[in-house]
Model confidence (mean pLDDT): 77 of 100. This is a predicted structure of a 105-nucleotide RNA (Glycine riboswitch aptamer) from Saccharopolyspora erythraea. The RNAcentral record of the sequence draws on Rfam and Ribocentre. Lineage of the source: Bacteria > Actinomycetota > Actinomycetes > Pseudonocardiales > Saccharopolyspora. Rfam family: Glycine riboswitch aptamer. From the family's description: This family represents the bacterial glycine riboswitch.
RNA sequence: GCUGAACACGGAGAAAAGCAGGGGCGCGCGAGCGCCUCUCGCCCAAGGUGCAAGCCGCGCGUUCCGGCGUGGUGAAACUCUCAGGCCAAUGACUCCGGGGAGACC
Numbered sequence: 001g002c003u004g005a006a007c008a009c010g011g012a013g014a015a016a017a018g019c020a021g022g023g024g025c026g027c028g029c030g031a032g033c034g035c036c037u038c039u040c041g042c043c044c045a046a047g048g049u050g051c052a053a054g055c056c057g058c059g060c061g062u063u064c065c066g067g068c069g070u071g072g073u074g075a076a077a078c079u080c081u082c083a084g085g086c087c088a089a090u091g092a093c094u095c096c097g098g099g100g101a102g103a104c105c
Stems, first nucleotide, its partner, number of pairs: 001104001003102001007099001009097005018040001020039008041086003047082001048080001050078001054073007
């Protein structure tokens, strides 16, 4: 000089699903609202779980391969729903900005 991982920071975008029922507390003149909790229902995109091909091993078998069985490894926006959520905030992920290890010259 070029490039620029992880990562954090700043900016922009960003889904689904309950005006359910019971109890308690608080606020309010009141209708009602907020928080906590239990029951039922529901969502999947914080985090977490599971696994296909492939790869690696072991056993059986084979002249060798192919083959059969079995274990490990193995991704997601798939899956589960432990966690979280069902106003907003948040939010996986995407883009931008300035940082940023190493490699190369």